[in-house]
RNA sequence: GCCCUUUUAACUUAGUGGUAGAGUAAUGCCAUGGUAAGGCAUAAGUCACCGGUUCAAAUUCGAUAAAGAGCU
Numbered sequence: 001g002c003c004c005u006u007u008u009a010a011c012u013u014a015g016u017g018g019u020a021g022a023g024u025a026a027u028g029c030c031a032u033g034g035u036a037a038g039g040c041a042u043a044a045g046u047c048a049c050c051g052g053u054u055c056a057a058a059u060u061c062g063a064u065a066a067a068g069a070g071c072u
Base pairs, nucleotide, nucleotide: 001071002070004068005067006066007065010024011023012022013021018055026042027041028040029039030038048064050062051061052060
């Protein structure tokens, strides 16, 4: 220098155009003589970022950034 992959909640991740989900963690309550474990509930996401396509984009296209792998 060229090419490829990934980026979604604090962490691990699902989601192939039509309301963004789960597990763990956090918070509150229940329960216990008390703690852990357990049960119930709540909150937490402008889907890395900028632009394009579309009635409508986490999803499609391009640029940028970061991380990783390959070739020379």

This is a predicted structure of a 72-nucleotide RNA (transfer RNA) from Triticum aestivum. The coordinates come from a structure-prediction model, not an experiment, and the mean pLDDT is 84. The organism belongs to Triticum, within Eukaryota. Its Rfam family is "tRNA". Rfam links the family to the GO term triplet codon-amino acid adaptor activity. The family's RNA type in Rfam is transfer RNA. The sequence is in RNAcentral, with records from Rfam.